[in-house]
Parts: sequence; C1' cells; structure tokens
RNA sequence: UUGCGGGCUAGCCCGGGUAAUUCGACGUCACCUGUAACCCGAAACCGCCGAUACGCGGGGGGCGAAGCCGAUGGAAGAUGCUUCAAACGCUGUAUAAGAUCGAGAGUCCAACAAUGAGUCCCCGUCCUGCGGGGAUGGCGUUGGUAGUGGAGUCUGCCGGAGGGCAGGUUCGCUAUCUUUGUUGCGGGAAACGGUUCAGACCCGGAAGGGAGCAGACUACACCGCAGACGAUCGUCGCUUGUAGGGUAGCGGGGAUGAGGCGGAUUUCCGGAGCACUGUGCAACGGGCGGGUAGCGACCACCGGUGUGCCCGCAA
Repeated sequence: UUGCGGGCUAGCCCGGGUAAUUCGACGUCACCUGUAACCCGAAACCGCCGAUACGCGGGGGGCGAAGCCGAUGGAAGAUGCUUCAAACGCUGUAUAAGAUCGAGAGUCCAACAAUGAGUCCCCGUCCUGCGGGGAUGGCGUUGGUAGUGGAGUCUGCCGGAGGGCAGGUUCGCUAUCUUUGUUGCGGGAAACGGUUCAGACCCGGAAGGGAGCAGACUACACCGCAGACGAUCGUCGCUUGUAGGGUAGCGGGGAUGAGGCGGAUUUCCGGAGCACUGUGCAACGGGCGGGUAGCGACCACCGGUGUGCCCGCAA
C1' cells in the first nucleotide's frame, strides 16, 4: 500500500407534491401520488422558523463511510382540464311489427256424452226474523210461623256476697210450611270454637254458687269435588216448526232427447296505445383514443459533496 474480517465516528434513510393560509418557508386541514418501509404529543384569533426558512417536542428501527444533492436524457404512470368513434345507460317523442283486446274463418288434437250432452222445472245446502228442543258453560242457594234449660246484648226489679226473677232484641238450634234456593263425599282447629270440666282459684258461717287450666268428647265456620234444581245469564261444527230472502258452486228429484265444452296453430278485419318487446328520432350521460398542465416514482449517464478513525489476519 492492497485485500478480507471486526469495531467506532461524522452522517444518511424510515416518503413526495398541489391547493389554502402567510410578507415568505414548513407543519396541522383538504386533495393528488408513491413505497419493502416507524410510533407518540400539541398546533388556524394556531405551532415553528427567516431566502443558511423544506417544521417543533419525545421515542424507536435500519444503514454507516455508507451515502446525499443537482443537471441532462429515456421509457412508462395516475390525476386535473380539454376533445372525442362505437357500444351501452337514462329521459322524452313517434310508430304500431310482436304482445294485448273484440269479432270472424280454416286446419288439427284430446277427453266427455243414449250407463243421457245441452236445455227447462222443483227441492236441499246458504242468510234473516219469530218459536220449541238438545248440548255446553257461567251464576245462584229463599222467606215465614212456633218452640227453645243455647249464645251475645239492653232494660227493670230483688238479695249481705256468690246470685235470682221478668221483659226486649240479634244470632244459633229443633219442628213445620214455603221456595229453584238442595244432597253426598273429602279436607278442616295451632290459636281466642263448642260441651263437660278432677285439682287449684273466687264468694259464703254453711248450704250452695261462679269463672275455669289440664284431660276427655265434639265439629259449627271455611275450603275442594261431584250431583240435583234452573227463578236467571250466555254459547253453539246439533236438531226442529214457521215466515221471508238468496241460489253463478255442490247434491237430489222430474221432463225433454244429441250434442256441448276445451286445447294447439294459421289467417283476415277492427280497437286501444297504460305497461312490456321491437324500430325511428332528439337531449343528456358514457367512453376507446388524442392533446395539454403540474406531479411523483423508476432507469441511464454526467457533475457536486463526502469517501474519516482504530484493531486483527494475509500478501
């Protein structure tokens, strides 16, 4: 000195542009465009800068003497503007070929029909009013009279206390009449239901009386289910009488006795023009391609700037 390898530093990359704003640059906003390719924070009465203006603050990744910048040329690109052939779309308009509507003609086809086509008459099915029944559901459970050693309550009288007597009224119970207003089964009591209440308690000289726990017995209220009754209120894939209405479908009966209905296709005449298909015309949209403006990437080449420091190995 050169080559290879490693480390470092300056530095470079992680997008660019147009418009707007501004005296001007950049950013935030809008728009265009490109890449393999960063993140966070604030910012239009704004943020930050001054022709050395191509942001400010913070973080991260890659590369590293790698790069960065500029000029020229090239081949394409998207975007904006402009021009524009055809298709196509949309709107309007015209037409009336198709389609559609009415009437007719021709051809063909299938099924039905004397076990009855078509036509005519009657009835039912349907609806409405009035009435009877049936089914089903809701709802309902009377009012008196007499008796009562039952219960509550009120009043009067008597007694020294416990208490006694009489009367009214409400409820309960019993009997009986009446009513549609009744029957059966099951459940049902803890508590403050009812009856009877040993002991204990209260009054009393006593006799006797009172309230009443435990125990025993009982089952009123109430609830559920089923039935009966129906004064009473509804409902109905039911039935029936009567009056009226309706009857294009279906069913039944009677009369007559030979056709009636349908489908496909061709053709002629007429109508309508709302929609659909077709055709003509017009406007708008649309758009291959061309031109143009700025823009950003890419390629080639040239120029500017930079090409530094340290270590190891080899020659």
This is a predicted structure of a 315-nucleotide RNA (Archaeal signal recognition particle RNA) from Candidatus Methanogasteraceae archaeon UBA261. The source organism's lineage runs through Archaea, Methanobacteriati, Methanomicrobia, ANME-2 cluster and Candidatus Methanogasteraceae. Model confidence (mean pLDDT): 76 of 100. It matches the Rfam family "Archaeal signal recognition particle RNA". Rfam links the family to the GO terms signal recognition particle, plasma membrane targeting and SRP-dependent cotranslational protein targeting to membrane, signal sequence recognition. The literature on the family includes a 2003 paper in Nucleic Acids Res by Rosenblad et al., "SRPDB: Signal Recognition Particle Database". By type it is a non-coding RNA gene.